[in-house]
RNA sequence: ACGACAACACGCCAAACCGCAAGCAAUUGCGGGACGGAAAGCCACGAGUCCUAUCAGUAACACUGGAGGAUGGUCGGGCCGCCUCU
Numbered sequence: 001a002c003g004a005c006a007a008c009a010c011g012c013c014a015a016a017c018c019g020c021a022a023g024c025a026a027u028u029g030c031g032g033g034a035c036g037g038a039a040a041g042c043c044a045c046g047a048g049u050c051c052u053a054u055c056a057g058u059a060a061c062a063c064u065g066g067a068g069g070a071u072g073g074u075c076g077g078g079c080c081g082c083c084u085c086u
Stems, first nucleotide, its partner, number of pairs: 003085002012037002017032006035073001041079003045076003048071005055065003
């Protein structure tokens, strides 16, 4: 420097659910809690999925479209990276 994650060791993250808070919502943050994870670290570029306060079709519900948002523990991709072993 590259690679591997079978074993050992030290550790790391934290699903569902519950509480508080934010948001129209999807969902997110904090605390508790562990289903799991060898990148379950970071990034919305592509795809998938989800949301709709606002705009248009339209008078209303539903629907469709635009636009915006969410999801990295859905996938691809990009970036960074500990220990141990070879």

A computed fold for an 86-nucleotide RNA from Gammaproteobacteria bacterium 45_16_T64, annotated as c-di-GMP-I riboswitch aptamer. Its mean pLDDT, the model's own confidence on a scale to 100, is 80. The sequence was found by an Rfam model in a public genome assembly.